[in-house]
Model confidence (mean pLDDT): 85 of 100.
The RNA shown here (c-di-GMP-I-GGC riboswitch aptamer) has 81 nucleotides and comes from Caldithrix sp.
It was read from a public genome assembly, where an Rfam model found it.
The organism belongs to Caldithrix, within Bacteria.
The model forms 95% of the base pairs in the Rfam consensus.

RNA sequence: ACCGAUAAAGGCAAACCGUCCGAAAUGAUGGGGCGCAAAGCGACAGACCCUCGCCAAAGCAGGGUGGCUGCGCUGCCGAAG
Repeated sequence: ACCGAUAAAGGCAAACCGUCCGAAAUGAUGGGGCGCAAAGCGACAGACCCUCGCCAAAGCAGGGUGGCUGCGCUGCCGAAG
């Protein structure tokens, strides 16, 4: 360095429920805990969700998801190999 234990310490938090923002959406927050070794950060590319707006339509534009994949940046611990 690769790698990732039925290891240790700590971390995050799906569904669902309450409250809230929003036109809406995979939004925020508290409870909860399915899972996660990047489930930390970044919407750059692809993918997916939404339509207050533009458009005759195709579409555009904007918003959202980093717990979908790639990519970029950063990072705890440590057996076996």